Overview:
A computed fold for a 1501-nucleotide RNA from an uncultured bacterium, annotated as small-subunit ribosomal RNA. The RNAcentral record of the sequence draws on ENA, Greengenes and SILVA.
[in-house]
RNA sequence: AGCGAACGCUGGCGGCGUGCCUAACACAUGCAAGUCGUACGUGAAAGUCCUGAGCAAUCGGGACAAGUAGCAUGGCAAACGGGUGAACACCACGUGAGCAACCUACCCCGACGUGAGGAAUAACUUCGAGAAAUUGGAGCUAAUACCGCAUAAGCCCCGAUGGCCUUUGGGCUAUCGGGGGAAAGAUGGCCUCUGCUUGCAAGCUAUCGCAUCGGGAGGGGCUCGCGCCCUAUCAGCUUGUUGGUGAGGUAACGGCUCACCAAGGCGACGACGGGUAGCCGGCCUGAGAGGGUGUACGGCCACAUUGGAACUGAGAUACGGUCCAGACUCCUACGGGAGGCAGCAGUGGGGAAUUUUGCGCAAUGGGCGAAAGCCUGACGCAGCGACGCCGCGUGAGGGAUGAAGGCCUUCGGGUCGUAAACCUCUGUCAGGGGGAACGAAGGGUCGGGGGCGAAUACCCCGCCGACUUUGACGCUACCCCUUGAGGAAGCCCCGGCUAACUCCGUGCCAGCAGCCGCGGUAAUACGGAGGGGGCAAGCGUUGCUCGGAAUUACUGGGCGUAAAGCGCGAGCAGGCGGCAUGCCACGUCGGGGGUGAAAUCCCUCUGCUCAACAGAGGAAUGGCCUUCGAUACGGGCGUGCUUGAGUGCGCGAGGGGGAGACGGAAUUCCAGGUGUAGAGGUGAAAUUCGUAGAUAUCUGGAGGAACACCGGUGGCGAAAGCGGUCUCCUGGAGCGCAACUGACGCUGAGUCGCGAAAGCUGGGGUAGCGAACAGGAUUAGAUACCCUGGUAGUCCCAGCCCUAAACGAUGGAUGCUAGACGUGGCGAGGGUUGGCCCUUGCCGUGCCGAAGCUAACGCGAUAAGCAUCCCGCCUGGGGAGUACGGUCGCAAGGCUGAAACUCAAAGGAAUUGACGGGGACCCGCACAAGCGGUGGAGUAUGUGGUUCAAUUCGACGCAACGCGAAGAACCUUACCUGGGCUCGAAGUGCACGGGGCGGCUGUGAGAAACCACGGCUUUCCCCUUUGGGGACUCGUGUAUAGGUGCUGCAUGGCUGUCGUCAGCUCGUGUCGUGAGAUGUUGGGUUAAGUCCCGCAACGAGCGCAACCCCUGUCCUUAUUUGCCAGCCCCGACUUGUCGGGAGGAACUAUAGGGAGACUGCCGGUGACAAACCGGAGGAAGGUGGGGAUGACGUCAAGUCAUCAUGCCUUUAUGUCCAGGGCUACACACGUACUACAAUGGGCGGUACAGAGGGUUGCGAACCCGCGAGGGCAAGCUAAUCCCAAAAAGCCGUCCCCAGUUCGGAUUGCAGUCUGCAACUCGACUGCAUGAAGUUGGAAUCGCUAGUAAUCGCGGAUCAGCAGGUCGCGGUGAAUACGUUCCCGGGUCUUGUACACACCGCCCGUCACACCACGAAAGCUGGUUGCACUCGAAGUCGUAACUCCCAACCCUCGACUUGUCGGGGGAGGGAAACGCCCAAGGAGCGGUCAGUGAUUGGGGUG
Repeated sequence: AGCGAACGCUGGCGGCGUGCCUAACACAUGCAAGUCGUACGUGAAAGUCCUGAGCAAUCGGGACAAGUAGCAUGGCAAACGGGUGAACACCACGUGAGCAACCUACCCCGACGUGAGGAAUAACUUCGAGAAAUUGGAGCUAAUACCGCAUAAGCCCCGAUGGCCUUUGGGCUAUCGGGGGAAAGAUGGCCUCUGCUUGCAAGCUAUCGCAUCGGGAGGGGCUCGCGCCCUAUCAGCUUGUUGGUGAGGUAACGGCUCACCAAGGCGACGACGGGUAGCCGGCCUGAGAGGGUGUACGGCCACAUUGGAACUGAGAUACGGUCCAGACUCCUACGGGAGGCAGCAGUGGGGAAUUUUGCGCAAUGGGCGAAAGCCUGACGCAGCGACGCCGCGUGAGGGAUGAAGGCCUUCGGGUCGUAAACCUCUGUCAGGGGGAACGAAGGGUCGGGGGCGAAUACCCCGCCGACUUUGACGCUACCCCUUGAGGAAGCCCCGGCUAACUCCGUGCCAGCAGCCGCGGUAAUACGGAGGGGGCAAGCGUUGCUCGGAAUUACUGGGCGUAAAGCGCGAGCAGGCGGCAUGCCACGUCGGGGGUGAAAUCCCUCUGCUCAACAGAGGAAUGGCCUUCGAUACGGGCGUGCUUGAGUGCGCGAGGGGGAGACGGAAUUCCAGGUGUAGAGGUGAAAUUCGUAGAUAUCUGGAGGAACACCGGUGGCGAAAGCGGUCUCCUGGAGCGCAACUGACGCUGAGUCGCGAAAGCUGGGGUAGCGAACAGGAUUAGAUACCCUGGUAGUCCCAGCCCUAAACGAUGGAUGCUAGACGUGGCGAGGGUUGGCCCUUGCCGUGCCGAAGCUAACGCGAUAAGCAUCCCGCCUGGGGAGUACGGUCGCAAGGCUGAAACUCAAAGGAAUUGACGGGGACCCGCACAAGCGGUGGAGUAUGUGGUUCAAUUCGACGCAACGCGAAGAACCUUACCUGGGCUCGAAGUGCACGGGGCGGCUGUGAGAAACCACGGCUUUCCCCUUUGGGGACUCGUGUAUAGGUGCUGCAUGGCUGUCGUCAGCUCGUGUCGUGAGAUGUUGGGUUAAGUCCCGCAACGAGCGCAACCCCUGUCCUUAUUUGCCAGCCCCGACUUGUCGGGAGGAACUAUAGGGAGACUGCCGGUGACAAACCGGAGGAAGGUGGGGAUGACGUCAAGUCAUCAUGCCUUUAUGUCCAGGGCUACACACGUACUACAAUGGGCGGUACAGAGGGUUGCGAACCCGCGAGGGCAAGCUAAUCCCAAAAAGCCGUCCCCAGUUCGGAUUGCAGUCUGCAACUCGACUGCAUGAAGUUGGAAUCGCUAGUAAUCGCGGAUCAGCAGGUCGCGGUGAAUACGUUCCCGGGUCUUGUACACACCGCCCGUCACACCACGAAAGCUGGUUGCACUCGAAGUCGUAACUCCCAACCCUCGACUUGUCGGGGGAGGGAAACGCCCAAGGAGCGGUCAGUGAUUGGGGUG
C1' cells in the first nucleotide's frame, strides 16, 4: 500500500459497485425452454341466444363461443443462455504454427432441380391391466412423418492419359470409359397463354420452404514448437509398451482397436512416483526486475447426487434427456414406483462470515414463428448489508465580564476558549407539498414513392409522411414552494520509533505491550480525569499478500577470521576457449508483414452539477510466426599459423615413490669379571630394585626399533607425507637449445583412485615407549597432573576403515598491476692469478612494503588487488551433523540429512575500562631490618548477643565498635510504666470578648504535673479629641503549630574513603567508516603529568609545586606585669649570697617588621639538557621540620536524630510530670588502663618545663584534719595574683627474686565533696582485705628522629564525675642489606567468552514441573499396485436352430382388373452366445496418517 474479509465501539444522506472464500453437505415450495395452425390429423366446454319434447324438474337439436382451448403426428430449438471449481500437472491452459488427415444445422453468395407413385401410424373410437407411474389388444386417418421408382452434375467410387504443384504413391486441373446416387410442399394473388367456363383449374406469379453441388462466414475436431508449482529422504520406468505389415473403426490422422513380426521407447536438460493446484486476460504490490494471487467482468477447460454406458442429433456421451449399478430421500393398496437447486429466490447444516421464496419482459440479448406474437430467475430494475470506492451534510458571520463549571497552579494565574450564552443570517441533506424528463428504437393503420411481375393484383422495401400505440424502475432523477439551526460525531492515540502532557489513583499488584520495554510510593508507558494529536460516518483490532529485505542478490550478495573452499588428485558428460582467412547465416542486429480478442492500465476528449462510474478515439501489449537484408562478434564447415599445450635434444638439483642389502651410536636383556651398600626417583617422598650382590664399571653376546651431528622460515611431493649408507626399478618438476606436432587447451556434476593418527580382521614381531590396569605420592577428595611398574598398541605382511584445527581455517587455471632485502636450483655477461666478487634471466621459497582491496584485523606479483572461465559451498542461534529413510562398512561408524519446539539473539573485528595465581618499570612503615605493643590476666569503655515493661536511636571490612556522646544520678532523654493537657510547652496572622501587664503571696487534694479557690500591691511606654487606640496579657474561635514519626534507595548541605595517590580533562589540528586515538606514549629525571629532549601535534584548565601559619638563624623596632649584663643606692646575714630600689634595653623573652636557601657557586656524571652525586659557604641544602590545603571521580559509603525538605500524624506519633530504663549479664569481640617487677618497688632529700585556664571563677598564706577536705581570707577581670607540685631524673637508704615490701582487683568499715537528691547509679579519702597475673597460642598493630619508647602537665565538656579525647613539654633510642615475597597504589604492555566489570562469567549430572519430537509388541484408517473372482446396462461381433416385421423383389390364388389374400426371398429386429467393462467379493504387497504400555534424548522454568 492492498483485501470478496471478519470482530469491537459508533452510525445522517446519496451515487456506483459488490456480497457462501467453509459442507462439489442435504434440500420443502415456486419459477428458470419452449414455439410453430403459413407442415398435418382431430377438436371441446362454461356461457349467451334460438328452437323442439315435457305440467314441471329436466332432456334433445341448432347458432355464436370456435376450428378457439386442448390432444397427437411433424419441424426447429432444447449441445445456447445460467451455475460451480470437485477432478485435472494434462496439448488442460497460454502463445504461435499446421491439417496435402477433417466436420459444420440455422445464415450469406453462386449453379441447378423440385417429376411420378406407394405403404403405414399417433391422436381418436372401443375392449382391457394397474393404487399409481404407466400400459396391452382391436379398429379409423393426415402430412413438409415413412418407403421404392424416374432424372441428374463440375457429387461419390473404379480405370486410362497429360499439365502444374507438392514434406506423405499426395493435391489441383484437363480429356475419355464404367458404375452409384436427390427432392415436399405451404400460403397469398392473378387470368397473359390452355381448358371448362366467367371464376375456377392446369398454368403464371410472389414469398417461405425442399433436394444436389461449389464457395463464404462463424463454430468445432485433430497435430506440433515453446511456456506452465513443490519434492531426488521418489532413480530407474515401460509389454499396446516403441516401431512395422495388414485389417477394423472414426468426420478425420493415429496402437484408437485387433492379428502377426521386430525389440524397442523414456530418463540426471529429472523419466517413474508422491504432494498440491482449474489455466489465462488480468488483480495487488514493487523504481524496475520480480513476488503474491486468479473473487467480481471476459476467454478456454472440467463437472452436474457417485460410478459406468450408449441413443437421438449438424452438434452431447447431454445440469432442468435415456439406461444400468451404488448411496440417500420421498410415495405406496407392498405388487411396484418417483427424485437429483454447483439455474433464481429460499430452508436446514457447517462457519468468524456472505442478501429477497421481490417487480418486469419497457430496454439489450436468445429460442420458435412469414408475421402479429409467445417463452426467457439470461437480462433490466428494486430490496438487504458502511463490505468497498466516491460525493455531501451535521451550519455561517459577529461575539471578552475572557461568564459559570471542569482541570492545572509557582496561588500570581493559566487552560478548555470565540468555544458557549447572546446577536445577525443561510437553507445543502432529511421532513411536507407541487411540477416533471432521458431511457422508445420499434410495432400497427393509412397515404405517397420504389421493386417483382403479363398485371393498375398479391407480396416486398435500411424510402417519405400522417395518425395511433409500448416504461418494470416510478409517489424516479431533476426543478419549484414551504418549515426551521432545528433531526444528524464518533473512534483511536499522546515513553521512543510517531503527530500529541499534566494531575489523581495504584505500588513488580492490578495491568499494558507491534519492537525496545513500562509497573517494586513522586508512572507523560497501568486505570480515570482535564488537555492535546490523528482520521472522520467512520475509527480501531485481527487475519492474509507484496514492499521496506541487496534478508535467495537475473537486475543485485557472499565464502582467511562473521554461515560458507569438497582432505587431495585423475577424468567421462557439460560449461568456457589463441592468431589469420574463406563460406554459411543458427544465435545476434536492422527494415517490412501477420498475430498479440474485448475489458483492464496509460493519454486525450465526452456524459452523469463534481467525483466514483460510464462512453469514444489513441497509445501500449518486453512475446511468437514470417519475409527481406547485414555478417563485426559468438556458433558451424573449411584452409592456414605458432605465441597456449605437447614432443625432442642437452644439463644439473632433490628426505618424491617401491624393493633389497649393509652400518654404527644408544636403550634393554643375557653370560662373565671387578666391586660394596646402597641405587632409583621427587618440590619433598614413597611404591620399586639391591647382601640370593643391585647401582657403578669392564668384556662378550642377543634382539627390536629409530637413524644424533649435517639440519637450515633449506629440498621433494597433488595432498596425506618424506631424513643413516649403498644398489636396482620408477614418477614428477626446473634450466638451456628452438628441431617437431599445430589449439591437441582450462575446469570438471556424477565416477574412479590416494588419503595422518586412532581403530578392526588374519598372521608374525616386540628393545624402548606406553591407553587400559596396579601400586606409591599429592589432595578436603584426586578415578588427574608427579613417581614405580605395565597390557593392547606402536613395527612387518595381507585386507578393511575414510576421519582430522586433513589449516595458508585462503578451490583450480590464465593474463595484468611500484619496489627493498634474503634464500634453494639452473643459466648468461663482466672482473679477479685464484679464492671469489659484481650485474642479470627463468623457476621455487621467505620477509617488509606502493597502489588497490578489506567491517576491521590484515592481504599486497606465492593477492584477500584488477579481470575472465569452470567447479564446490553459505543464507539467524539452539534443536543437530541429531531423528527417520537410503547407501557404504566385520564392527566402530561414515556419507546424505530434516522437522516439531524454543530464543532476540548467536557471531566477527576493533575500542575504552576492569581483571589475571601475565610481563616490564616505579612508589608507600608494604615487606625486610629494628624498637615497643595487642592477642593471655584484672579492671575501664564501646559493640554483638541475650535479657527486660524499657534496656531509645544511629554507625557494620579497611573507611562501625573510648564512634555521634567535649562528660545518662534528676535534667539530658528521644525509651518504658503510671498520672495529666488539647490552639496546645514555645512562635505568627485574623476576629470577638475580658483585663492592665507585672510583682509578692496563700489554701485544699495530689508523687508532681495539674485542678479548684483566693489574697495583697501597683498603673511602666507611645499617640490622644481623655471616649479610646496601639503595644502587652488572658479566654473563645480560626488559619496554623508540634513530631528525635518514615524514606540517606527521592534530595540539599556536611562528612568519610581510595589519597596528598599523581593523576583527571578540554580547545584546535591530525589519524580512524566508527567507538576512539593522538596530545597524556617514548628516552632520561623527579616527591610529583616535576623538568628536559624527542615526537602530528600545538596550547590550555583542574590537580602537583609555590603563595599562608607554626618552628629553626640573624637584624631592626618596641619595653610592662616580663628581663637584670654592667653601673649606683638600701637592707639582711657568714668574706659572698639573698631581697629591695633607682636605673638600663645588653641578654632572655614577648610581638611587629625585615633578611636568609635559589641547585645560586665549584667539581664530576649526564646528551652541550633536565637532573643527579660530591664539595664550599651557611643557623639551615636540595619540597630544612610540621601544619593548613584533598583534582575528575568511586563506594545508591554515612547522616531525614544538627539543619532544610516530600509523605504520614493532630484529645496524639504532640505536650507536661513522677518513677524507672539507657548502668541489666551465661557469654563473644574491639579499644584502652594497670601489671606481672630489681633498667624495679617503698621511704627521705633535691633540680629543671611548656602550653593553657580563672569573677555564680582561680583561690595564696595561715589555722584544723592521718587524709579527702574544712575554716578564715589576701591577691587576681591576669606576661602582675592563683591553679602550680611538674614527673621521670639526681643523691641517699631499705627490699633480694618470692605470687614477694611485685600487683592492685574485689570486699568490709569509717569518711569527704558536689548536688533538691549519690538506693538503683558519682568521684575522692583513711583503715582493713589482697583476686587474677611470673611477659601471653594461632594471629596481629604502631613507628624511620627530637620519631618510637618513656615521664608527667594543662584544656574543653562539666554542679559533680576522665584510665577517653584534644593539646603541652621533659628524657630520648635502634634499624633500613634490599624490593624476591605479602598488602595498597601509579605508568606501559599483553590475554579476555568480564562491563553490576573476577565478590565477574559460566559447564555438566541429579531432583521437580511443563512442552514438542523419536523408538516401540501392536491396533485403526486413507490411498494405491499386482494376480484373481463375479459381471448390470450398453456398443460391437457371431450365426446353425427359434420368434417377430406394412413398403422392395419373386411367386401362387381370388375377384369387382387394380385391389385383396397366401408362400418365399432380401433386409431389419427380438432372444441367445461371445469380447470389452462399472460397482461388488476375496488374497498378497507398497505408501501415508492416527494411536500405543514402555522407553530415549531435546527444549523451557